[in-house]
RNA sequence: CCCGCUCUCGCGGGAGAGAUCGGAUCCCUCCAGGAUUCGGAGCCGAAGGCGCAACCGCCCCGGAAACGCUCAGGCAAAAGGACCGCGCGGGCUUA
Repeated sequence: CCCGCUCUCGCGGGAGAGAUCGGAUCCCUCCAGGAUUCGGAGCCGAAGGCGCAACCGCCCCGGAAACGCUCAGGCAAAAGGACCGCGCGGGCUUA
């Protein structure tokens, strides 16, 4: 220095589920439409969180999922989004 691992950042991709019902307020000349808020059912799982566990370890005890639960979050668009790819930079490291 390269490969490899890891972290921040940037770019691209990125699913699922009612633009649900009712009330109030606001925007608007009214209707329609939209925003906010409160309440009620129905649903989703890929932020986070929790649980079991294959498995792993330094085996006392720990680490552990895309599985499960839905507390949180989400159910037009937007935003977010596990994860994947690429790039700059930082860290670690075998031969």
The RNA shown here (Glycine riboswitch aptamer) has 95 nucleotides and comes from a Caulobacteraceae bacterium. Lineage of the source: Bacteria > Pseudomonadati > Alphaproteobacteria > Caulobacterales > Caulobacteraceae.